[in-house]
Molecule: transfer RNA
Organism: bacterium
RNA sequence: GGGUGCGUAGCUCAGGGGUUAGAGCGCGACUCUUAUAAAGUCGAGGUCGGUGGUUCAAAACCACCCGCACCUA
Numbered sequence: 001g002g003g004u005g006c007g008u009a010g011c012u013c014a015g016g017g018g019u020u021a022g023a024g025c026g027c028g029a030c031u032c033u034u035a036u037a038a039a040g041u042c043g044a045g046g047u048c049g050g051u052g053g054u055u056c057a058a059a060a061c062c063a064c065c066c067g068c069a070c071c072u073a
Base pairs, nucleotide, nucleotide: 001072002071003070004069005068006067007066010025011024012023013022018056027043028042029041030040031039049065050064051063052062053061
C1' cells in the first nucleotide's frame, strides 16, 4: 500500500429502521447481620467514535474521516 472485521455505560457485550437505548459484572444507598460476605430492593452512569447523506423516522442503511484487530504484498 491492498483487503476484511470491529467501535454502544468504568469493563465484557446485546440491540441490524418504528416512538422511554438495555443486560451481566463493577459503583452508590438501603434491608438483613454483632460486623463483613452472600442474598434482596432501589439508584447513578450513554447525546451509540466523528462529519455529512438517505428516510416521515437512523445506534442501525450509504459515503468519507479517525482509532483498534486480523490477513496479505